Predicted 3D model of a 98-nucleotide RNA (SAM riboswitch aptamer (S box leader)) from Candidatus Lloydiibacteriota. The source organism's lineage runs through Bacteria and Bacteria candidate phyla. Of the family's consensus pairs, 94% are formed in the model. Model confidence (mean pLDDT): 80 of 100.
[in-house]
RNA sequence: GCUUUAUCCAGAGUGUGGCGAGAGACUGGCUCAACGACCCACCGGCAACCCUCAGCAGUGAGAAGGUGCCUCCAGCCCCGACAGGGGAAAGAUAACGU
Numbered sequence: 001g002c003u004u005u006a007u008c009c010a011g012a013g014u015g016u017g018g019c020g021a022g023a024g025a026c027u028g029g030c031u032c033a034a035c036g037a038c039c040c041a042c043c044g045g046c047a048a049c050c051c052u053c054a055g056c057a058g059u060g061a062g063a064a065g066g067u068g069c070c071u072c073c074a075g076c077c078c079c080g081a082c083a084g085g086g087g088a089a090a091g092a093u094a095a096c097g098u
Base pairs, nucleotide, nucleotide: 001098002097004095005094006093007092008091013043015042016041017040018039022032023031024030026075027074028073029072045069046068049066050065051062052061053060054059071090076087077086078085079084
C1' cells in the first nucleotide's frame, strides 16, 4: 500500500512546555486561529478494538500493556408538500490477512 470485518450515538483538558500559520481529509458552506489555532512532547482524562479475568457459548467484569479519541453541515440515490428520514459513496480508527 491492498483485501475483509466492525465502529463512527455518547464520553473525555480553558493543563504545562515548544513551534509559529494556517487548520477542520476532499469540494461548497460554515467554523477555529498571533488573546497562538493545527501540530509535537509531557501530564491528566474518555472509551474499550486488541488485551486480561470468568463462562461451553451468548455474554459479563476490568484497565497493567498496544492503539485510538473517530465524520462541523451538506455532497450520490430513494421516500416525503416541508420539516425530516433511510441507504450508499468517500473518509477515519481498530483487528485479521497479504